[in-house]
Context: one part of a larger RNA
RNA sequence: GCGGGGGAAUUUAGGGUAGUGGCAAGGUUAAGCCUUUCACGGGCGAAGCCGUAGCGAAAGCAAGACACCGCAUCUUCGGACAGGGUGUACGUGUAAUAGCGCAAGUCACUGCUCUCAGACCUGAAGCCACGGCGAUCUAUGCCUGGGCAGGACGAAGCCACCCUACCGGGUGGUGGAGGUCCGCAACCGGUGUUAGUCUAUCUGCUCGGGUGACCUGGGUAUAGACGUAAAAUGCGACUCACUCGCAUGGCAAUAGCAGGCUCUUCUUGAAGUAACUCUUAGGUUAGUCUGGCUGGAGCAUGUCAAAGGUGUAGAGAUACUAAUUAGAAAGUACGGGGCCGAGAGGCCUCGCUUUCUUGUUAAACUCCGAAUUCUUUGACUGUGUAGAAAGCUGGAGUAGGGGCUCCGGGGUAAGCUUGGUGUCCUUGAGGGGAACAACCCAGACUUAGGUUAAGGUCCUUAAAUACUGGUUAAGUGUAAAGUCGAAAAGUGUCUUCAUCCACAGACAGUAGGGAGGUUGGCUUAGAAGCAGCCAUCCUUUAAAGAAUGCGUAACAGCUCACCUACCCAGGUUGAAGGCCUUGAAAAUAAUCAGGACUAAACCAGUUACCGAUACCUGAGGCCACCCACAGUUGUGGGUGAUGCUGUAAAGAAGUGCUCUGAUAGCACAGAAGCUCGUUGGAAACAACGAGUGGAGCUGUUAGAGAUAUGGAUCCUCGU
Numbered sequence: 001g002c003g004g005g006g007g008a009a010u011u012u013a014g015g016g017u018a019g020u021g022g023c024a025a026g027g028u029u030a031a032g033c034c035u036u037u038c039a040c041g042g043g044c045g046a047a048g049c050c051g052u053a054g055c056g057a058a059a060g061c062a063a064g065a066c067a068c069c070g071c072a073u074c075u076u077c078g079g080a081c082a083g084g085g086u087g088u089a090c091g092u093g094u095a096a097u098a099g100c101g102c103a104a105g106u107c108a109c110u111g112c113u114c115u116c117a118g119a120c121c122u123g124a125a126g127c128c129a130c131g132g133c134g135a136u137c138u139a140u141g142c143c144u145g146g147g148c149a150g151g152a153c154g155a156a157g158c159c160a161c162c163c164u165a166c167c168g169g170g171u172g173g174u175g176g177a178g179g180u181c182c183g184c185a186a187c188c189g190g191u192g193u194u195a196g197u198c199u200a201u202c203u204g205c206u207c208g209g210g211u212g213a214c215c216u217g218g219g220u221a222u223a224g225a226c227g228u229a230a231a232a233u234g235c236g237a238c239u240c241a242c243u244c245g246c247a248u249g250g251c252a253a254u255a256g257c258a259g260g261c262u263c264u265u266c267u268u269g270a271a272g273u274a275a276c277u278c279u280u281a282g283g284u285u286a287g288u289c290u291g292g293c294u295g296g297a298g299c300a301u302g303u304c305a306a307a308g309g310u311g312u313a314g315a316g317a318u319a320c321u322a323a324u325u326a327g328a329a330a331g332u333a334c335g336g337g338g339c340c341g342a343g344a345g346g347c348c349u350c351g352c353u354u355u356c357u358u359g360u361u362a363a364a365c366u367c368c369g370a371a372u373u374c375u376u377u378g379a380c381u382g383u384g385u386a387g388a389a390a391g392c393u394g395g396a397g398u399a400g401g402g403g404c405u406c407c408g409g410g411g412u413a414a415g416c417u418u419g420g421u422g423u424c425c426u427u428g429a430g431g432g433g434a435a436c437a438a439c440c441c442a443g444a445c446u447u448a449g450g451u452u453a454a455g456g457u458c459c460u461u462a463a464a465u466a467c468u469g470g471u472u473a474a475g476u477g478u479a480a481a482g483u484c485g486a487a488a489a490g491u492g493u494c495u496u497c498a499u500c501c502a503c504a505g506a507c508a509g510u511a512g513g514g515a516g517g518u519u520g521g522c523u524u525a526g527a528a529g530c531a532g533c534c535a536u537c538c539u540u541u542a543a544a545g546a547a548u549g550c551g552u553a554a555c556a557g558c559u560c561a562c563c564u565a566c567c568c569a570g571g572u573u574g575a576a577g578g579c580c581u582u583g584a585a586a587a588u589a590a591u592c593a594g595g596a597c598u599a600a601a602c603c604a605g606u607u608a609c610c611g612a613u614a615c616c617u618g619a620g621g622c623c624a625c626c627c628a629c630a631g632u633u634g635u636g637g638g639u640g641a642u643g644c645u646g647u648a649a650a651g652a653a654g655u656g657c658u659c660u661g662a663u664a665g666c667a668c669a670g671a672a673g674c675u676c677g678u679u680g681g682a683a684a685c686a687a688c689g690a691g692u693g694g695a696g697c698u699g700u701u702a703g704a705g706a707u708a709u710g711g712a713u714c715c716u717c718g719u
Base pairs, nucleotide, nucleotide: 001719002718003717004716005715006714011117013115014114015113016112017111018110019109020108021107022106023105026050027049028048032044033043034042035041054061055060065088066087067086068085069084073080074079090101091100092099120260121259122258123257127250128249129248132246133245139222140221141220142219143218144217145216146215147214148212150182151181152180153178157174158173159172160171161170162169163168187209188208189207192205193204195203196202224240226236227235228234263654264653265652266651267650268649273286274285275284276283277282287398288397289395290394291393292392293391294390298383299382300381302380303379304378305377306376307375308374309373314368315366316365321362322361323360326357327356328355329354330353331352332351335350336349337348338347339346340345401425402424403423404422406420407419408418409417410416430441431440432439445620446619447618448617449616450615451614455610456609457608458595459594460593464607466606467605468604469603470602471601477597478596488582489581490580492579493578494577495576496575497574498573500571501570509566510565511564512563513562515539516538517537520534521533522532545560549558550557621644622643623640624639625638626637627636628635629634655708657705658704659703660702661701662700663699664698665697666696673692674691675690676689677688678687679686680685
């Protein structure tokens, strides 16, 4: 890993509630006793408990009535009216109101649920024990043994000779000390490396010690809040510092945490919010869901109208508060600077204040002011006696939410964060969007046929390579959201509007002219249209500036404005809008889904077609309600455009398994089990047939449960 088997809401005691049954103003026994059976059972036993009266802190006092309305029901159709409602009484209580009360219980069984316990199952790390086991590993001590190639250095001591008065010294030998040296001998270690192996400390290379505080065999001692430790919180049998070995027991420790929790169908169907909480991984209460009962006529979130409310969006500035652009006028006690004046003082300027003109702002500005929205009333609509609203009560789950539209707060921003509104996902399938919880269409009982929605119709791929008129040349594009693209720029191109010129000839082009006073004056070395300053006239003309640009040292030269001729029909300029281009940078090869497309792109329009579980039609089922019959479940008919998606959860009805009582049966002429098939049922499942198998098994009814498995790093066995 695989396979088989096992495997999870149980039981006790005590409450709550509902159903069923017994008795009933009462109900009921407990311990115990008697009797009896194989087991069961039967009878006694009112002690006690609940109820029969409440109210009041207490002393204490102490009820149950009347009237009206009125559902079910009955009806002589007038009405009566259990339960129910309202009012007044009554009991108690208080100074007085208020409040509470004013006759059905009790016992047993069963379902759901709460509390107590292991309490649905599995899972810790852990805490405790004067108790148990460990020093064959390792730490240290002790006892008794063993081991250390070879080489080097050469302490003390000793000997000889020499020096010396002595003490002593020198030289040469001898000698063999040392936590001495070298050392790939043995042995012990483990510095570096990370090559190999592919591994919980190995091998290789390299490195340290190697006569010592050395290494080592055997024996022995020290034990868990303890030992041992040249001390590293090290070691104490792969186990030992934010903690005290192991095993066993307390122990099914505890776990607000994690995982798992086994048959079917039907009805309804959430919450991710608020308050409190050593609380935010959990709870309690409310909210929201569900079942039952009471109740007995309204209810509603919808539409329209009318009458009111508001101060948002927007807008505004002589309507305030606050900010703010430019300017003008008046004033200026006080302030800064400058000028004039001997001084007094005056003038100019900056500022300040006021007024006026002009331009711009505000969540905490408003002279104004919508759409929405809120309140009341009326009408309509929807819903409701086939039972609404409301109330009482049993059971929950939920308290991590998320996306999108619009409106906000925070933030440069975010698939960001935090609110409001609606909706969707969560709990929602189907079609579309290439794929894609929440985007578009659309809410799936089953089945058959048809029609459409969103979106599409060249091929993959169902459906017009349809039609009409434009745009784009960039593969722009073929991407609704969501898969981006800004400011700015373009004599790319299209459209619209305006302006002026033009057959008395425009615009562009070509050809010719473009002169004289004059080199204007000044300045300057020079300045002659063209360094600079000032002025910018007159004449001749078809026209020609005291000159538009280039050029020269200065002239010269080229050119333009302007005029004519040739030519010929539109042209110049501006504004706005489409599409397109630039702007445009990301990491291994790019993308419209792809192929590909010049439309199969974009804009505007038209008609067909395709396309869903939507809609329509036929048939069938379920559910709810109504009617009739039968009367214990049922049968038949009817109504449902506005019933039949559904997680957590509540409720209802069933299927299967084992055993027991009663009853009815089957089986060697073939039981159970197994394999295959057919049929029935909404399903769990059931029946039948064939084969296999070879001895037990089942229906109905009532009851009891250790009652349903694919999961749990589940348990166990096998492999």
Molecule: large-subunit ribosomal RNA, domain II
Organism: Candidatus Iainarchaeum sp.